This is a predicted structure of a 386-nucleotide part of an RNA (large-subunit ribosomal RNA, domain III) from Elysia cornigera. It matches the Rfam family "Bacterial large subunit ribosomal RNA".
Context: one part of a larger RNA
RNA sequence: GAGUAACGAUAAAGCGGGUGAGAUGCCCGCUCGCCAGAAGUCCAAGGUUUCCUGCUCUACGCUAAUCGGAGCAGGGUGAGUCGGCCCCUAAGGCGAGGCAGAAAUGCGUAGUCGAUGGGAAACAGGUCAAUAUUCCUGUACUCAAACUUAUUGCGAUGGGAGGACGGAGAAGGCUAGGCCAACCGGAGAUUGGUUGUUCCGGUUUAAGUGUGUAGGCUGAGUGUUUAGGAAAAUCCGGCACUUAAGGCUGAGACAUGAUGACGAGCUUCUUUAUUGAAGUGAAGUGGUUGAUGCCAUGCUUCCAGGAAAAGUCUCUAAGCUUCAGAUAAGUUUGAACCGUACUCCAAACCAACACAGGUGGACAGGUAGAGAAUACCAAGGCGCUU
Numbered sequence: 001g002a003g004u005a006a007c008g009a010u011a012a013a014g015c016g017g018g019u020g021a022g023a024u025g026c027c028c029g030c031u032c033g034c035c036a037g038a039a040g041u042c043c044a045a046g047g048u049u050u051c052c053u054g055c056u057c058u059a060c061g062c063u064a065a066u067c068g069g070a071g072c073a074g075g076g077u078g079a080g081u082c083g084g085c086c087c088c089u090a091a092g093g094c095g096a097g098g099c100a101g102a103a104a105u106g107c108g109u110a111g112u113c114g115a116u117g118g119g120a121a122a123c124a125g126g127u128c129a130a131u132a133u134u135c136c137u138g139u140a141c142u143c144a145a146a147c148u149u150a151u152u153g154c155g156a157u158g159g160g161a162g163g164a165c166g167g168a169g170a171a172g173g174c175u176a177g178g179c180c181a182a183c184c185g186g187a188g189a190u191u192g193g194u195u196g197u198u199c200c201g202g203u204u205u206a207a208g209u210g211u212g213u214a215g216g217c218u219g220a221g222u223g224u225u226u227a228g229g230a231a232a233a234u235c236c237g238g239c240a241c242u243u244a245a246g247g248c249u250g251a252g253a254c255a256u257g258a259u260g261a262c263g264a265g266c267u268u269c270u271u272u273a274u275u276g277a278a279g280u281g282a283a284g285u286g287g288u289u290g291a292u293g294c295c296a297u298g299c300u301u302c303c304a305g306g307a308a309a310a311g312u313c314u315c316u317a318a319g320c321u322u323c324a325g326a327u328a329a330g331u332u333u334g335a336a337c338c339g340u341a342c343u344c345c346a347a348a349c350c351a352a353c354a355c356a357g358g359u360g361g362a363c364a365g366g367u368a369g370a371g372a373a374u375a376c377c378a379a380g381g382c383g384c385u386u
Stems, first nucleotide, its partner, number of pairs: 013031006032383004040363004046343002050341001051075006060068002080141002082339003086119003092113003098107003122139005142335011153320002158315004166302004172295003177289005182203006204261002208256003215249004219243006226237001228236002262284001265280005303306001349358002365377004
């Protein structure tokens, strides 16, 4: 220089009470303002204790601080079903033998790894200061092993089916959700108006099990040593015959689950505080609208012709056939290990910072509107640390 620039989005504060040495900033209450396809809620990645409670205010916080993602101490993450591990493979990696090379090493078969994909099974309510599809209550489901009973062709690393898939478009059936009525509980004095066609609040309930609908797909059965499926086959494919219904799939609704739970409120006790605890507990229906969600990996159409493998079903080979194995029912037992706090468009991640930047997915209320635009609002969250 200079008590100057700056104090990091112009979303905004005001009052009362509390605590305290001290309050513009902390806590409580009332009012005001801002976001609302987000500035709300839930995940993935990343972070790694930042979560909750008590104490503290040197430093950190662009000011103060009694406050804090700060310091100190203690506490907190509970799983057969969520995710991983596991089984399976993709691009790609490694790679016994092998080929190449002087070697280092390169390539690569059989294999073996490798999810961002395929593969069994759980929902509703309650609860902690902090976890919950994990604990508790209620109601379920899956797989494996052993045993019992009954029945009897079982058997794979092989064959076949299936898994199994693109873009665009259209119509239909539903549901979530919304809205209105109706029902239930409560209110009524200030007033322009008040017992009314008034006002306020509530009307919520899953997986599973049973049924098999709107619809979608497919004809079905019998026979056949039949040049195919590297061997075999009763399977698949082929061929012949008979016949008009049969089979597979499939949202939702309905019933049950539920004589349960939840539920506005009310009662009792308690607290500095409608703060906490216990008990009790009404109605819980109809209509309309309606998805980008489900039926649907469907249907129609187009050319650029749109993963693989396992689990699954089936067929036999070797073999076994008093056994072993298989099928059905029942009983018993088991389901380990790892993650689980908190944040997650951000003050906790990536940007040297509590940085107006960047960061994948899911949810999607009301009024107006074609709309996920925009404006105003709900739930919820904030007023951006001077």
NCBI's taxonomy places the organism under Eukaryota, Opisthokonta, Placobranchoidea, Plakobranchidae, Elysia. Its mean pLDDT, the model's own confidence on a scale to 100, is 83. The RNAcentral record of the full RNA draws on SILVA.